[in-house]
Notes: The prediction has a mean pLDDT of 86. Small-subunit ribosomal RNA, central domain from an uncultured organism, 350 nucleotides, folded computationally. Its Rfam family is "Bacterial small subunit ribosomal RNA". Rfam links the family to the GO terms structural constituent of ribosome and ribosome. The RNAcentral record of the full RNA draws on ENA and SILVA.
Context: one part of a larger RNA
């Protein structure tokens, strides 16, 4: 290699579009690459296999027969794959009506609060802890009052509540845009599915450039603990956090669960549509479709658990795994300004 896997035991690429590949719905008709069949021709000799014989047996050796194919020619069949016309609606999209929504992008405006300024009242404290201390304060703080400035953040409402492909989204108002989901069944008529390479996004921290800077807060100082204390508590504070262009491309980037289809008891919460019943306006009742949760059958599993949102039961495609450790490492390539990132061994060990 084959096989077997991939919730947690090794393993689902962070997420998505999407190029080649692969893979494909329903009816006819043609064709005959694929397949399935009949001939012919060829598959050299030895060697294997079978039968006979020959050295006194054997091996060995002779002779006859079988066997051997991704093979070439030809005649045929047409069910299935292809191909090629023709056509179909349930897959898929379009149109048309409605309503949800912290999706996004960008422009304003708000209020509470921290801090810091000026003024005003006021007098000895105040902040800080397990205790203190280091800090702050008679040059008038903290308190309180009354006006300024700035930045960043959006209580309550909020919710196993909503939206996004994932990162991820929360104040309010406009603009500007994407996607779902319902209901009609007007229209195209298989236009699907996945998807190596490739392309785009991608939390935080981190980089370059120019701002910005309130709070907070690595690094740093300074007190305290303590045997030390390069900690954890304290009391200051610079990077950054923030903002507009580029860069990085990583996370327990998690449901540690690839997407896309189809099928397999129900119960019973919350969300967004729809019809229909009725005592018609309720504290209803029932059905249906889209999402989110709980439970629990068959079924799965090594248990735990999973259970229509599957880890049941098929199907397509694609990632990836194959003892630990050395190692996500050298070593070399791509990428990056750097940090590093991504692709990845081996010796030796157990």
């Nucleotide at each position: 290699u084959u096989g077997g896997g991939c919730g947690u035991a090794a393993a689902g690429c962070g997420u998505a579009c999407g190029u080649a590949g692969g893979c494909g719905g329903c009816u006819c008709a043609u064709u005959a690459a694929g397949u399935c069949u009949g001939g012919u021709g060829u598959g050299a000799a030895a060697g294997c296999c079978c039968a006979g014989g020959g050295c006194u047996c054997a091996a060995c050796c002779c002779u006859g027969g079988a066997a051997u194919g991704c093979c070439a020619c030809u005649g045929g069949a047409a069910a299935c794959u292809g191909a090629u016309g023709a056509g179909c609606u349930u897959g898929a999209g379009a149109g048309c009506g409605a309503g949800a929504g912290g999706g996004g992008u960008u422009a304003g405006u708000g209020g509470a609060a921290u801090u810091c300024c000026u003024g005003g009242u006021g007098u000895a404290g105040g902040a800080g802890u397990g205790a203190a201390a280091u800090c702050c304060g008679u040059a008038g703080a903290g308190a309180u009052c009354a006006g300024g400035a700035g930045g960043a953040a959006c209580a309550c409402c909020g919710g196993u509540g909503g939206c996004g492909a994932a990162g991820g989204c929360g104040a309010c108002u406009g603009a500007c845009u994407g996607g779902a989901c319902c209901g009609c069944a007007u229209c195209u008529g298989a236009c699907g599915c996945u998807g190596a390479g490739g392309u785009a996004c991608g939390a935080a921290a981190g980089c370059g450039u120019g701002g910005g800077g309130a709070g907070c807060a690595a690094a740093c100082a300074g007190g305290a603990u303590u045997a030390g204390a390069u900690a954890c508590c304290c009391u200051g504070g610079u990077a950054g956090u923030c903002c507009a262009c580029g860069c990085u491309g990583u996370a327990a980037a998690c449901g540690a669960u690839g997407u896309u289809c189809a099928c397999u008891a129900g119960u019973u919460g919350c969300u967004g549509g729809g019809a229909g019943c009725c005592u018609u306006g309720g504290c209803g009742c029932c059905c249906u479709c889209g999402g989110u949760g709980a439970c629990g059958c068959a079924g799965u599993u090594a248990a735990c658990g999973c259970a229509u949102u599957a880890a049941g039961u098929g199907a397509a495609c694609c990632g990836c795994c194959u003892g630990g450790g050395g190692a996500g490492u050298a070593c070399g390539g791509u990428c990056g300004c750097a940090a590093g990132a991504u692709u990845a061994a081996a010796a030796c060990u157990c």